[in-house]
Bacterial RNase P class A from Sphingomonas sp. Leaf412, 376 nucleotides, folded computationally. The coordinates come from a structure-prediction model, not an experiment, and the mean pLDDT is 76. The model forms 94% of the base pairs in the Rfam consensus. Its Rfam family is "Bacterial RNase P class A". It is annotated as a ribozyme.
RNA sequence: CCGGAGGGCCGGGCGGCCGCGUCGCGAUUCGUCGCGCCGAGGAAAGUCCGGGCUCCACGAAACGACGGUGGCGGGUAACGCCCGCCGGUCCGGGCUUCGGCCCGGGUCAGGGAAAGUGCCACAGAGAGCAGACGGCGACCACUUCGGUGACGCCACGGUGAAAGGGUGCGGCAAGAGCGCACCGCGCGGCUGGCGACAGUCGCGGCACGGCAAACCCCACCGGGAGCAAGACCGAAUAGGGACGGCACAUGGGUGUGUUUCCACCCGUCGUCCGGGUUGGUCGCUUGAGCGCGUCGGCAACGGCGCGCCUAGAGGAAUGGUCGCCCAUCCGGUUUCGGCCGGUGGACAGAACCCGGCUUACAGGCCCUCCGGCGCC
Numbered sequence: 001c002c003g004g005a006g007g008g009c010c011g012g013g014c015g016g017c018c019g020c021g022u023c024g025c026g027a028u029u030c031g032u033c034g035c036g037c038c039g040a041g042g043a044a045a046g047u048c049c050g051g052g053c054u055c056c057a058c059g060a061a062a063c064g065a066c067g068g069u070g071g072c073g074g075g076u077a078a079c080g081c082c083c084g085c086c087g088g089u090c091c092g093g094g095c096u097u098c099g100g101c102c103c104g105g106g107u108c109a110g111g112g113a114a115a116g117u118g119c120c121a122c123a124g125a126g127a128g129c130a131g132a133c134g135g136c137g138a139c140c141a142c143u144u145c146g147g148u149g150a151c152g153c154c155a156c157g158g159u160g161a162a163a164g165g166g167u168g169c170g171g172c173a174a175g176a177g178c179g180c181a182c183c184g185c186g187c188g189g190c191u192g193g194c195g196a197c198a199g200u201c202g203c204g205g206c207a208c209g210g211c212a213a214a215c216c217c218c219a220c221c222g223g224g225a226g227c228a229a230g231a232c233c234g235a236a237u238a239g240g241g242a243c244g245g246c247a248c249a250u251g252g253g254u255g256u257g258u259u260u261c262c263a264c265c266c267g268u269c270g271u272c273c274g275g276g277u278u279g280g281u282c283g284c285u286u287g288a289g290c291g292c293g294u295c296g297g298c299a300a301c302g303g304c305g306c307g308c309c310u311a312g313a314g315g316a317a318u319g320g321u322c323g324c325c326c327a328u329c330c331g332g333u334u335u336c337g338g339c340c341g342g343u344g345g346a347c348a349g350a351a352c353c354c355g356g357c358u359u360a361c362a363g364g365c366c367c368u369c370c371g372g373c374g375c376c
Stems, first nucleotide, its partner, number of pairs: 001372010012325007020039002023036005041347001045358002048356005053226004066222005071085005086110001087108009111217002116215002118211003133157002135153003140149003165183006184206001185204008230282004240273007251266005289308008326345001329342005
């Protein structure tokens, strides 16, 4: 210098002019006007997890149903998040007695498959208390002497994601943990570690294939709804209730089928009470807050000190333009240092708040590591 991997940060800057919104102050002819402060994000997004806050329900608790989480330790208000570690697996490098070991990085829905049920497509002879298609083989039967049948076998080939441990030596008719060595696996002990686990010793020829992102089992966690939560104030008009006055004239209704009479109500006026609609106020932004320093810790993070206040809002303001500059891209030119002209800045957008995750994002800067080339 070029290429790549991981992580962090920024995501246009300055100035002029014209605007937009909340709030405060002042003016007002009540329509507005002037001045001042402040005015989006790293994701404000998806609403996927965890909380604060509010209301509702409730028998403290236990059990069951349903849903979720799942190696271990720590962080945190909490989490399915974050950090560190362990184990599996993949990639790169180094060493090797060729069995493996070490270093670095990625990745993992990483409890249980010797409790039960279920599933294992296609291919293949055979897919779960295995299997003879090709193949190998002593004895036996038959034979036209080429073989055929029966039986034994799972080493080799073939199928498959997976074929009942792997490699080597012995063994055998041929084979096979049939026997042995090493590796793997299982059981038990010891040592180290808080622990997941690791190391080692002994025993066992190997039983116990895979799938729990199928049911299931185990351990742990979980009431429901959400700021249109919810609380307060409360007008006109209409309507409800209580009490009192007037009228019972006309009309209607109820009280026994009809008529008369009587009582009550519907009527009207006044006073008082309570609910609710439009509307207003609160909730509302000072908070598990942010920045810097220091201390503890491998880290996530925590303690202490100092400083700061940073939209609160109604379906909703945060914008436009011009000049210069910084990037980007395109064209021309070049003495390869640049110069000239044009272009014009990603994703997006608060609506109760906070911690995470995920997704979108033009371009730029910084740190660590890996590979290649060149130079010293």